[in-house]
RNA sequence: GGCCGAAUGACCGGGCAGGGGAGCGGGGGACCCAAUGCCCCCAAAGGGGUGAAUCCCUGGCCUUGCACGGGCGAGGCCGGAGAAGGGCAGACCUCUCAGCCCUAACCCGACAGCUAACCCCGUAGGCCACUGAGAG
Repeated sequence: GGCCGAAUGACCGGGCAGGGGAGCGGGGGACCCAAUGCCCCCAAAGGGGUGAAUCCCUGGCCUUGCACGGGCGAGGCCGGAGAAGGGCAGACCUCUCAGCCCUAACCCGACAGCUAACCCCGUAGGCCACUGAGAG
């Protein structure tokens, strides 16, 4: 000086801790609409939230069960390809093309559709000397 992300700025406080605002972000929560059998048990299996972080196919190895001529099923480990989605400063925004990269992690705890009023919560962390072009 910038990037991902909601995660910034000012005030009180001698300062720190802490605190209430503003901005930004998230959740719960009516009518209407949507949805639709309910309850119990087997069996805590379900269901839901933040987030781009989901779906499908396929190869090899190991263990194991069946078969035993080939193989098939289950679990674990290491890969490959694709679709969908997301990101990539030269004032800012949008669109298109190409290139590169990501596709995690965590939370609630039997429970939540949408949802006005209303109620509650977060405001972290991690990175870089850089991605080019065209149109508006």
Molecule: c-di-AMP riboswitch aptamer (ydaO/yuaA leader)
Organism: soil metagenome